């Protein structure tokens, strides 16, 4: 140079053979609660679909490039 795979809350991750309700879950974070207190617990809350176009009534899902990572061959 070529082919492939991956990129989703602050982290891991589900969903990704299009469509339910607000994109879910666990851990971290805050708030308030329980308790003398702290930690455990319980209720809530705040956080995400890499970028940038297209196809479609509708795109994290599908198609193209871009960027990063990671892998095979030379």
């Nucleotide at each position: 140079g070529u082919c492939c795979c991956c990129a989703u809350c602050g982290u891991c991750u589900a969903g990704c053979c299009g469509g339910c309700c607000u994109a879910g879950g666990a851990c971290a974070u805050c708030a308030c609660u329980c308790u003398u207190u702290c930690a455990a617990g319980g209720u809530g809350a705040a956080a995400a679909c890499a970028c940038g176009g297209g196809u479609c009534c509708g795109a994290a899902u599908c198609c193209c490039g871009u960027u990063g990572g990671g892998g095979a061959c030379a």